[in-house]
RNA sequence: UGCGGAUUCGUCUAGCGGUAGGACGUCUGACUCUGACUCAGAAAGCCCUGGUUCGAACCCAGGAUCCGCAU
Numbered sequence: 001u002g003c004g005g006a007u008u009c010g011u012c013u014a015g016c017g018g019u020a021g022g023a024c025g026u027c028u029g030a031c032u033c034u035g036a037c038u039c040a041g042a043a044a045g046c047c048c049u050g051g052u053u054c055g056a057a058c059c060c061a062g063g064a065u066c067c068g069c070a071u
Base pairs, nucleotide, nucleotide: 001070002069003068004067005066006065007064010024011023012022013021018054026042027041028040029039030038047063048062049061050060051059
């Protein structure tokens, strides 16, 4: 320098352009003498900026970070 891949709740991971889901964790409540377990509930996320579209996590452009390949 060129090419390719990845980026979604705190963590891991789904998501064929039409309500962003699950697990673990966290918090609240129930249960308990207390805690753990269990049960119920809640909060929490699409890397950024534009574009296309009635509608974008998804398509397009540019950028950021990380990884790999080539030179």